[in-house]
Context: one part of a larger RNA
RNA sequence: CGUUAGAGAAUUGAGGAAUUCACUUUUUAGUACGAGAGGACCGAAAGUGACGCAUCCAUGAUACACCAGUUGUCACGUCUGUGGCAUGGCUGGGUAGUUAUAUGCGGAUAAGAUAAGCGCUGAAAGCAUCUAAGCGCCAAGCUAUUUCCAAGAUAAAUUCUCUAUUUGGAUCGUGGGAGACUACCACGUUGAUAGGAGUUGGGUGCAGGUGGAGUAAUUCACACAGCUCAAACUUACUAAUCAUCCAAAAG
Numbered sequence: 001c002g003u004u005a006g007a008g009a010a011u012u013g014a015g016g017a018a019u020u021c022a023c024u025u026u027u028u029a030g031u032a033c034g035a036g037a038g039g040a041c042c043g044a045a046a047g048u049g050a051c052g053c054a055u056c057c058a059u060g061a062u063a064c065a066c067c068a069g070u071u072g073u074c075a076c077g078u079c080u081g082u083g084g085c086a087u088g089g090c091u092g093g094g095u096a097g098u099u100a101u102a103u104g105c106g107g108a109u110a111a112g113a114u115a116a117g118c119g120c121u122g123a124a125a126g127c128a129u130c131u132a133a134g135c136g137c138c139a140a141g142c143u144a145u146u147u148c149c150a151a152g153a154u155a156a157a158u159u160c161u162c163u164a165u166u167u168g169g170a171u172c173g174u175g176g177g178a179g180a181c182u183a184c185c186a187c188g189u190u191g192a193u194a195g196g197a198g199u200u201g202g203g204u205g206c207a208g209g210u211g212g213a214g215u216a217a218u219u220c221a222c223a224c225a226g227c228u229c230a231a232a233c234u235u236a237c238u239a240a241u242c243a244u245c246c247a248a249a250a251g
Stems, first nucleotide, its partner, number of pairs: 001152001005163007015149004020050008033038001051106005059100004066093005071086006111143002117137004166248006172188005193239003196235005201229004209222005
């Protein structure tokens, strides 16, 4: 832009994609077979691996947000306390998010037409012959079933609701479980969209300071402290101001 007013919602399914592969154990059965040694087909049941989809509650990884410890050196005049640099200096942990090696789920069931092949009846050709007429069986393959996408399926489908002459959209702003950009989604004061603040929860592990013990290193108390968060909830304190542009049917 189209689908012939616009908006919101719910469907159909032309068509497309996927629907996969293998193993083990038990049983049948120590049966058939075999002198014995050995040892089945077919069928039934239970599992496993690969594969696929989803997810992050748990197990781990990561986590240049975060917390703690610590070495060297420089700075803040000095002590104390902090900060910079050294691979995030190194080390120990680690929330959200992301993720697999982790967790959950999946392959069902049954059918149709067939290939090669196997047949029945059966002539041409008094026989024979699966084939010429006719009929049947049979594959991990095909179709269908099952799951997902799907009306730009231009043959542009269907249903419901709203608006009724003004309506729809975009720009703009705050953002996101959305994202390269765009798009999509939420919100824009009639407001919880983001930030801030508060509470809860999570991480680290008990701050600085003061006081006490000890010659001192150190340690104890105030103190499950201090610092911190990407989480949940609450709260208009801050920012979503003001506004502009575009498109157009019927009549």

The part of an RNA shown here (large-subunit ribosomal RNA, domain VI) has 251 nucleotides and comes from a metagenome. RNAcentral holds the full RNA, with entries from SILVA. It matches the Rfam family "Bacterial large subunit ribosomal RNA". Its mean pLDDT, the model's own confidence on a scale to 100, is 82.